[in-house]
RNA sequence: AAUCAACGCUGGCGGCGUGCCUAACACAUGCAAGUCGAGCGCGAAAGCCCCGCAAGGGGCAAGUAGAGUGGCAAACGGGUGAGUAACACGUGGGUGACCUGCCUUCGAGCGGGGGAUAACGUCCCGAAAGGGACGCUAAUACCGCAUAACAUCCUGCCUUUGAAGAGGUGGAGAUCAAAGCUGGGGAUCGCAAGACCCGGCACUUGAAGAGGGGCCCGCGUCUGAUUAGCUAGUUGGUGGGGUAACGGCCUACCAAGGCAACGAUCAGUAUCCGGCCUGAGAGGGCGGACGGACACACUGGGACUGAGACACGGCCCAGACUCCUACGGGAGGCAGCAGUGGGGAAUUGUUCGCAAUGGGCGCAAGCCUGACGACGCAACGCCGCGUGGAGGAUGAAGAUUUUCGGAUCGUAAACUCCUGUCGAAUGGGACGAACAGAUUGCGGGUUAACAGCCCGUAGUCCUGACGGUACCGUUAAAGGAAACCCCGGCUAACUCCGUGCCAGCAGCCGCGGUAAUACGGGGGGGGUAAGCGUUGUUCGGAAUUACUGGGCGUAAAGGGCUCGUAGGCGGCCAACUAAGUCAUACGUGAAAUCCCUCAGCUUAACUGGGGAACUGCGUGUGAUACUGGAUGGCUUGGAUUUGGGAGAGGGAUGCGGAAUUCCGCGUGUAGCAGUGAAAUGCGUAGAUAUGCGGAGGAAUACCGAUGGCGAAGGCAGCCCCCUGGGUCAACACUGACGCUCAUGCACGAAAGCGUGGGGAGCAAACAGGAUUAGAUACCCUGGUAGUCCACGCCCUAAACGAUGUCAACUAGGUGUUGGGGGAGGAGACUUCCUUAGUACCGCAGCUAACGCGUGAAGUUGACCGCCUGGGGAGUACGGCCGCAAGGUUGAAACUCAAAGGAAUUGACGGGGACCCGCACAAGCGGUGGAUUAUGUGGAUUAAUUCGAUGCAACGCGAAAAACCUUACCUACCCUUGACAUGCCAGGAACUUUCCAGAGAUGGAUUGGUGCCCGAAAGGGAGCCUGGACACAGGUGCUGCAUGGCUGUCGUCAGCUCGUGUCGUGAGAUGUUGGGUUAAGUCCCGCAACGAGCGCAACCCUUGCCAUUAAUUGCCAUCAUUCAGUUGGGCACUUUAAUGGGACUGCCGGUGAUAAACCGGAGGAAGGUGGGGAUGACGUCAAGUCCUCAUGGCCCUUAUGGGUAGGGCUUCACACGUAAUACAAUGGUCGGUACAGAGGGUAGCCAACCCGCGAGGGGGAGCCAAUCUCAGAAAGCCGAUCGUAGUCCGGAUUGUUCUCUGCAACUCGAGAGCAUGAAGUCGGAAUCGCUAGUAAUCGCGGAUCAGCAUGUCGCGGUGAAUACGUUCCCGGGUCUUGUACACACCGCCCGUCACACCAUGGGAGCGGGUUCUGCCAGAAGUAGUUAGUCUAACCGCGAGGAGGGCGAUUACCACGGCAGGGUUCGUGACUGGGGUGAAGUCGUAACAAGGUAAC
Repeated sequence: AAUCAACGCUGGCGGCGUGCCUAACACAUGCAAGUCGAGCGCGAAAGCCCCGCAAGGGGCAAGUAGAGUGGCAAACGGGUGAGUAACACGUGGGUGACCUGCCUUCGAGCGGGGGAUAACGUCCCGAAAGGGACGCUAAUACCGCAUAACAUCCUGCCUUUGAAGAGGUGGAGAUCAAAGCUGGGGAUCGCAAGACCCGGCACUUGAAGAGGGGCCCGCGUCUGAUUAGCUAGUUGGUGGGGUAACGGCCUACCAAGGCAACGAUCAGUAUCCGGCCUGAGAGGGCGGACGGACACACUGGGACUGAGACACGGCCCAGACUCCUACGGGAGGCAGCAGUGGGGAAUUGUUCGCAAUGGGCGCAAGCCUGACGACGCAACGCCGCGUGGAGGAUGAAGAUUUUCGGAUCGUAAACUCCUGUCGAAUGGGACGAACAGAUUGCGGGUUAACAGCCCGUAGUCCUGACGGUACCGUUAAAGGAAACCCCGGCUAACUCCGUGCCAGCAGCCGCGGUAAUACGGGGGGGGUAAGCGUUGUUCGGAAUUACUGGGCGUAAAGGGCUCGUAGGCGGCCAACUAAGUCAUACGUGAAAUCCCUCAGCUUAACUGGGGAACUGCGUGUGAUACUGGAUGGCUUGGAUUUGGGAGAGGGAUGCGGAAUUCCGCGUGUAGCAGUGAAAUGCGUAGAUAUGCGGAGGAAUACCGAUGGCGAAGGCAGCCCCCUGGGUCAACACUGACGCUCAUGCACGAAAGCGUGGGGAGCAAACAGGAUUAGAUACCCUGGUAGUCCACGCCCUAAACGAUGUCAACUAGGUGUUGGGGGAGGAGACUUCCUUAGUACCGCAGCUAACGCGUGAAGUUGACCGCCUGGGGAGUACGGCCGCAAGGUUGAAACUCAAAGGAAUUGACGGGGACCCGCACAAGCGGUGGAUUAUGUGGAUUAAUUCGAUGCAACGCGAAAAACCUUACCUACCCUUGACAUGCCAGGAACUUUCCAGAGAUGGAUUGGUGCCCGAAAGGGAGCCUGGACACAGGUGCUGCAUGGCUGUCGUCAGCUCGUGUCGUGAGAUGUUGGGUUAAGUCCCGCAACGAGCGCAACCCUUGCCAUUAAUUGCCAUCAUUCAGUUGGGCACUUUAAUGGGACUGCCGGUGAUAAACCGGAGGAAGGUGGGGAUGACGUCAAGUCCUCAUGGCCCUUAUGGGUAGGGCUUCACACGUAAUACAAUGGUCGGUACAGAGGGUAGCCAACCCGCGAGGGGGAGCCAAUCUCAGAAAGCCGAUCGUAGUCCGGAUUGUUCUCUGCAACUCGAGAGCAUGAAGUCGGAAUCGCUAGUAAUCGCGGAUCAGCAUGUCGCGGUGAAUACGUUCCCGGGUCUUGUACACACCGCCCGUCACACCAUGGGAGCGGGUUCUGCCAGAAGUAGUUAGUCUAACCGCGAGGAGGGCGAUUACCACGGCAGGGUUCGUGACUGGGGUGAAGUCGUAACAAGGUAAC
């Protein structure tokens, strides 16, 4: 795009079309084929009238209705598509092999007889259908006779032809005709009818025509080869028969043919075409309506009649079914029109009319016509129209949404003014109608005729189903008339709410797990519109079967390889031919359709006229380049001869040496062998080792190569024999002999099979030993088939160059093998050319890229093979081959939306290279064991609030949980609230005291009236109380909705961009490379050149110096003191501000002259001096909604707020982080020395006094370089302890106190005395640290009423070690492999278990179809007939001829029996296959995947 459609929702009108695709299922009822009295004989009744008393009769009805006889039609028209793969259809021819009623034209004729029979009448049988007997009768019914040829049969001659059954012309015979009816006339005849004359129709016989039909032929016409052979009337001939006609159409005989790979036969499917749909076309699909052909008519068979049938509404028979029946017997055939049932997703009225068109009959009028014309039903399709138009902003109400301002629906509505299509009512009102006929004229023909008849013409009359129509008016009124689908992308159109991987959506991709533009609803929007969607089907897109117009190295795809048949294709020259080819003419290609144009319906759809077209087929003529054919030549392709030369080419025989193993003998002794390490094994019965000798089998080191040969597989010691091919050189010869190759024949590694040998080594299976969680493996020790030979099979490989064969053409370079030639050279040899191979690089070109590139995957030609998404599956079934194993050919159901190639960027690797880091190593000290502290898990609990969870949670949030904190629990209370803003009323605020209560709170009570403006009245600000409502409040949820902040990789050296260049592209380059660095730091090189974020530097601190300044700091000089205490001073120290200083700057060496590195000098400091702050692009949906902020959701007398008490402090246990120890480098006691950095007014607190002590009293000083905390400790000098659970260690517990605080019970810290636990240096494992570091020692701060083993700082003392980068961990760069990309914590395989699905096998069972053989044989036709019957003719007759019936023979339908083939369904059981969020076992593959894979 389309549709004979269906379904869902919806539905105003009209026109034109279309309407059982399924059950060729069954059918009630009505109708669909009759007509002719001008062929014939009969012939009513109702009713009316008359006569009659009535019975009855008569007349009209009426020669009507009606049947019969006869003629024509019924073979058309209408329906359907079952069958049919065929001369069925289409197209073009033939018929010299035929027929043809009615019709047209042209001839001839129509004479004279005969015998019957239906109807009818009478009778009989039957339920009926129907039948019988006797009797009568007519014809255009039937039958002889006459006439008769230009007819038919027989036959002679001539012509034409390829061929005579053609034409012409003869001959002698034979055979065959007929029918009347009717109109007119009335001269003649006749009683009449009529004869007779003239017409019309009919009839007979010929000749032609038209139209119709039969038969034959060429070409075209679906799928399957898992259908490869079929055929006995089969193929042909002769004779005969039969037919309208040819013909095995039939028959007898003879011959053995005929068809088939160009697809016979068989199976499946199917009416065919014009055309229709689609498509740019070529094609593909379809064959409903309309038109042509065919076939069929309940199923099967058969003939009759006829011009025509083997007959839809005819006959006979058989069968199934239905109906009637008196059970004896009968009837029927909607695939005609309606209609019914049924089937189905699904397809209409039991309508009107012959008015038109057409048909049948008839002289005609006319009759018949479910053909047809109409109407009806159905949005089933196409086309057209309408559902209103203009104005109208307060942008109404309402709805939706909102950032609360607004926005949108939206000029949309309302409202105002118009219009009147369709519909409604009403009035008018066609075309289709013209024939024919009747009648009146006129003209013509026929004729004797002015009858009649016929023809033409002009008037008049008559005919309409549709139809209450179309169409045109009038009236009223915007009044009656819009839905459906969609809105994530493709694809036009976005928001809110609900839902929460649910419900659902979905054409593909995919949406949905709490903010869904994807589900459902609302609003809005988009599209189409009386429709809109969905589903089905076809074509397109799809170059995705490729003719037009594809491919095969790696994506699917080159046969394992050669030879070669059919087939396809084929070198040069000449003349011939004209099959192909081209041109032209003619015929045909039906109409309709399509296209163009004109015209008719108001338009369109639709319809009419004309044209074009129908790409085809046939015939004639012409052309002859090319192809073909046939002829003659040629030598270039091919073959052959001659002479060389290379070679693991093949077959067969023989021979050799090395090595392994075994055997014998000797020497010799304890091991050997084997592995990652072992063990099994061998060995004291003497191994291994070693010497000598022997046996046997297999394979042939070095040469040896990117080498050679072969068609491929493949081929390797040496010699001989036989043999194939290739190659080179130069001639000769042949003369296209060629290339390719379906089917076919041969060859074909390894493994395997059969028979017989052989068997050294190796080695499936097997055994043992190891390894392992297991180890039916990898490793080891053994070891049998096999490997070897002969003969015969098998026939497959990643049989690979993953690249078919042949030929031609198209830049080069390098190597190598074989042959030939040239040049140079004395030679060795060098070099050049050529030819045949072989390998690498590479231009053009090709390729998706990788790559190929004269040996093509380039450019072309010829031929063959093969491919068409993945899986199922190279499976099943069937066939063929095989001894078997198996091979070959080779599907489907079902299932998935991928599978795959090449390349890219990452990531990863039990890949590689380089480099770095307290990463390892080298060291020092720890943790893990003990006790305690603290955090966490777990458990517990009314609650033990919450968060943090590998590194990167766990002395973390928490720089302080007794109350508070506090978020948790229990209990008691409050509800505009503890807090904010706004409103109203009252009161200043505030305060004293008492009572109840655990308290919050409640009740009572005392004092009190302020500030600002204003003269006052009054107002304002602030606070309190009460009230009502907006709201407050939430440490409630979501860190996976977020901001901000933070951790981590990592202070690792990286991460990017612009322009350019390369690439189809992803991307690459730059950023890689060579050096160097702490560094993508710098240098050099380079299709790159630059730049940014990072690095470094800039900042702080510390180390040196200078300048400035000098109190509370300092004190050298001067004075003074117990004392820098005071005067004085600012030199020093110090303080705190500003500067300087270090830059590889200098020297030497190395390096490439660079960058840089090494060493040195100088210097307080040397190569970033030390430390800090500073954290690129990003990663981890990392952490935090409980700091804060914030979207959404949730609670609102509670999830908010208050109070008291409790809990966060529990405790079988586990883990992390610390403290203290285990002691003598120590403990204890005494004495004694030296810091830094900080804090301090609700504070630090001196002196002094008291207390053993914690502390208490006290109060000076200090808002601090002034006073104070504040005694630093380790250290040093002495003393003691003597290796012990101790004079170590201090937990725990008892008791007495101190301090803070409202309050130390749960639950603080400290002191004194007493107590004196574990612990004697810590398993596996693991942490920190590279210098003022580790270790060790103390001091201070924050938090804080109090509480520090934590944390943040400070100084004192002060080491050891680093060979080095193999290994562990982490990181960086380059490279490699990849089946990974959620990126190795990846991916992924197979069994088993479960569920479902389709399928193979299967004892069988059931059905269809087909074949063969046999039985049987209705009706019918043909033959025969001795039974029987018989009008026409013959015969005087008897009788005959002929015919009927019956019988019988042949053929044959249905049916039956038996056996095959094929196909479908089903089947216990069984095989594999597929699919399925979280099953089991392992780990096979992807990285060297941990044994390389296949």
Small-subunit ribosomal RNA from an uncultured bacterium, 1494 nucleotides, folded computationally. It matches the Rfam family "Bacterial small subunit ribosomal RNA". Rfam links the family to the GO terms ribosome and structural constituent of ribosome. The sequence is in RNAcentral, with records from ENA. Its mean pLDDT, the model's own confidence on a scale to 100, is 85.